[in-house]
Context: one part of a larger RNA
RNA sequence: GAAUGAACGCUGGCGGCGUGCUUAACACAUGCAAGUCGAACGAGAAAGGUACCUCCGGGUACUGAGUAGAGUGGCGCACGGGUGAGUAACACGUGAAUGACCUACCCUUCAGAGGGGGAUAACUCGCCGAAAGGCGGGCUAAUACCGCAUAUUGUCAUGACACUGCGGUGUAAUGAUGAAACGGUGGGGACCUUCGGGCCUGCCGCUGAAGGAGGGGUUCGCGUCCGAUUAGCUAGUAGGCGGGGUAACGGCCCACCUAGGCGACGAUCGGUAGCUGGUCUGAGAGGAUGAUCAGUCACAAUGGAACUGAGACACGGUCCAUACUCCUACGGGAGGCAGCAGUGGGGAAUUUUGCGCAAUGGGGGCAACCCUGACGCAGCGACGCCGCGUAGGUGACGAAGCUCUUUGGAGUGUAAAACCUUGUCACCGGUGACGAAGGCCUGUUUUUUAAUAAGGAGCAGGAUUGACGGUAGCCGGAGAGGAAGCCCCGGCUAACUCCGUGCCAGCAGCCGCGGUAACACGGGGGGGGCGAGCGUUAUUC
Numbered sequence: 001g002a003a004u005g006a007a008c009g010c011u012g013g014c015g016g017c018g019u020g021c022u023u024a025a026c027a028c029a030u031g032c033a034a035g036u037c038g039a040a041c042g043a044g045a046a047a048g049g050u051a052c053c054u055c056c057g058g059g060u061a062c063u064g065a066g067u068a069g070a071g072u073g074g075c076g077c078a079c080g081g082g083u084g085a086g087u088a089a090c091a092c093g094u095g096a097a098u099g100a101c102c103u104a105c106c107c108u109u110c111a112g113a114g115g116g117g118g119a120u121a122a123c124u125c126g127c128c129g130a131a132a133g134g135c136g137g138g139c140u141a142a143u144a145c146c147g148c149a150u151a152u153u154g155u156c157a158u159g160a161c162a163c164u165g166c167g168g169u170g171u172a173a174u175g176a177u178g179a180a181a182c183g184g185u186g187g188g189g190a191c192c193u194u195c196g197g198g199c200c201u202g203c204c205g206c207u208g209a210a211g212g213a214g215g216g217g218u219u220c221g222c223g224u225c226c227g228a229u230u231a232g233c234u235a236g237u238a239g240g241c242g243g244g245g246u247a248a249c250g251g252c253c254c255a256c257c258u259a260g261g262c263g264a265c266g267a268u269c270g271g272u273a274g275c276u277g278g279u280c281u282g283a284g285a286g287g288a289u290g291a292u293c294a295g296u297c298a299c300a301a302u303g304g305a306a307c308u309g310a311g312a313c314a315c316g317g318u319c320c321a322u323a324c325u326c327c328u329a330c331g332g333g334a335g336g337c338a339g340c341a342g343u344g345g346g347g348a349a350u351u352u353u354g355c356g357c358a359a360u361g362g363g364g365g366c367a368a369c370c371c372u373g374a375c376g377c378a379g380c381g382a383c384g385c386c387g388c389g390u391a392g393g394u395g396a397c398g399a400a401g402c403u404c405u406u407u408g409g410a411g412u413g414u415a416a417a418a419c420c421u422u423g424u425c426a427c428c429g430g431u432g433a434c435g436a437a438g439g440c441c442u443g444u445u446u447u448u449u450a451a452u453a454a455g456g457a458g459c460a461g462g463a464u465u466g467a468c469g470g471u472a473g474c475c476g477g478a479g480a481g482g483a484a485g486c487c488c489c490g491g492c493u494a495a496c497u498c499c500g501u502g503c504c505a506g507c508a509g510c511c512g513c514g515g516u517a518a519c520a521c522g523g524g525g526g527g528g529g530c531g532a533g534c535g536u537u538a539u540u541c
Base pairs, nucleotide, nucleotide: 001541002540003539004538006537007536008535009534010533013388014387015386016385017384018383019381020380021346026344027343028342030341031340032339035075036074037073040072041071048063049062050061051060052059053058082299083298084297091224092223093222094221095220096219097218098217101216102215103214106212107211108210109209110208111207112206114148116146117145123138124137125136126135127134128133154177155176156175157174158173160171161170162169163168183204184203185202186201187200188199191198192197225271226270227269232262233261234260237259238258239257240256242254243253244252274296275295276294277293278289279288280287281286301322302321303320304319305318324335325334326333327332352378354377355376356375360374361372362371363370364369391421392420393419394418401412402411403410404409425482427477428476429475430474431473435468438464440462441461442460443459444458445457446456447455485530486529487528488527489526490511491510492509496525497524498523499522500521506513507512
């Protein structure tokens, strides 16, 4: 000099864009942060309203409504969001390998979807419990569940031929084996009909196989901090054969066999640490660093385990153990903010228990739509960067005040006053966006079709969708009015005098100042630097 997720002191007008627990991976009150589908399925209220009846207590029917809220089932909850504890290699970066693998949803292609069955929740009845919750009897549905049939280029086996590096590989054939939901929904002319539909057709789904895209698992080479006052480490250890297990290779696991394997090119042990793109600095080489943003890994009170699933050993799932907190009728139960806010605590130190799904993105749904503390915005903080303002012009051989003085004067100083202007920002009034694409309705063209239904695509018209926000911007009004400080002046280092003090009080980054004229302490005047900031401290180059 540059830099910072900074803090502290003094000071502080406005705006834009960023950014904000670096400490206790300490403990957490409260609310919200993951649901959705009635176009998979069976069932299904109440309040209220209307009408009628009434013994005036009420009752019945319709409506509310196939609505609410539950349940079965599907998809999602493995994404998104947080944190950096652990981890020095099982990670990350980079380059390769997979003839050793998986992949829900999405795209493309081929083929299919035949015929049956038994349950169960909800519900109802009974019972146990303070609660959390649980047990038993009975009824019922499905795109829930289970057999049977069918089967290619799937899977497994047999084995002929060909090739062969003699380990195998390829191709034909044969045998065995493995599916599913004529489910849902819109529309419809003949024909059939038990009047539900069949049938035709559009859309959404279902099953098998192949390929793709994107995603993931695994393996290998190289690289990635300090300590030798850590020198030896290792029995599933190193390898083999056979098996088990896995989506898959493998001591991953197991039985047997061999006795190996690693290490001064630093094994092992100890310490520290998430890694990277980047960031800061520097002419570069390098050094330091890893906040925000992006990629990746790990973790979810602590430790362990599996279940479900295409995917987890699963932050807002399950089970066990531990610590802690809470409820209890003392028998027993409930909980996990390193999600967003917020609280206590720790600390030099870090924000609102805000608004909205309007946009972007995600989940579900044919869709309308619903959900979304992701996200978009607003709030707070000079925490940072950037921009603007706090006025402009004229104005004296130069007011007053103050300071200095050799008492002549000099300085503050065009500075002020005064006069003439301007109108940024803030203030008041008015006007007022972009961000909106889409979705809905109607018409039309085209496509599909048996079809002028319905649906898809295009075009046109109509009524609409904004949290921010009456915001940005624009116009007008008023009026210099509301807006300057901080550090320094001995040398380094730009900037000097007077008074006070008298090795005192004090200053100080280094050298050093102060003991009676201190340019170095304190104050005044003057000056220098930067400016809504200026200094100090800490840290890095």